[in-house]
Molecule: transfer RNA
Organism: Patescibacteria group bacterium
Parts: sequence; C1' cells; structure tokens
RNA sequence: UGCCCGGUCGUCUAAUGGUAGGACAGAUGGCUCUGAACCAUCUAAUCGGGGUUCGAAUCCCUGCUGGGCAG
Repeated sequence: UGCCCGGUCGUCUAAUGGUAGGACAGAUGGCUCUGAACCAUCUAAUCGGGGUUCGAAUCCCUGCUGGGCAG
C1' cells in the first nucleotide's frame, strides 16, 4: 500500500427492512438464624457521519477501529 472479515447492554450472543431480545454479571425485594443457592422485579447496548426508505442493527457511501492475507 492492496484485498478479505468483523464492530449490538459491563461480558457473551440473537434479531426476514417493522416494539433491539436472551444468558451471565449488577441493583432491589422475597426466602434463610446468616450466607450461598433459588424466586420475582429493575437497570443497561446497535463504532462515528451521511444517503435510500413510510420505516435501517440490517441496504448503499465514507471515516474510525480490531483481526487475517499478500507485497
């Protein structure tokens, strides 16, 4: 320098263009003599910018960033 793949709650992982969900973690409450475990509830995310569309995590362009290949 060129090419390919990826970026979603704190972590991991889903989501035919149509309410962004689950698990773990965390918080609160229940249970318990206390704790663990268990049960209930809650908090929490689409890498940035533009475009297409009635509607974008998803499609297009561009940038950033991580990984791989080639030189």